[in-house]
Transfer RNA from a Paracoccaceae bacterium, 74 nucleotides, folded computationally. Rfam family: tRNA. By type it is a transfer RNA.

RNA sequence: GCACCGGUAGCUCAGCUGGAUAGAGCACCUGACUUCGAAUCAGGUGGUCGGGGGUUCGAAUCCCUCCCGGUGCG
Numbered sequence: 001g002c003a004c005c006g007g008u009a010g011c012u013c014a015g016c017u018g019g020a021u022a023g024a025g026c027a028c029c030u031g032a033c034u035u036c037g038a039a040u041c042a043g044g045u046g047g048u049c050g051g052g053g054g055u056u057c058g059a060a061u062c063c064c065u066c067c068c069g070g071u072g073c074g
Base pairs, nucleotide, nucleotide: 001073002072003071004070005069006068007067010026011025012024013023019057028044029043030042031041032040050066051065052064053063054062
């Protein structure tokens, strides 16, 4: 340099045949339980979906470009 894969919550990831409230587990917070904790149960907070632009009635999802990580080739 070229090709491919990936970037979504604090962490690990799903969702990517465009459809409208963006989710799960863990973590965190509050409450119940307990002598106090842990565990368990109930509820809750948390996202510019890597940045920018475009297409569309509508974009995490499609197109262009840039950035970051990984793999292969040279």

The sequence was found in a public genome assembly. The prediction has a mean pLDDT of 81.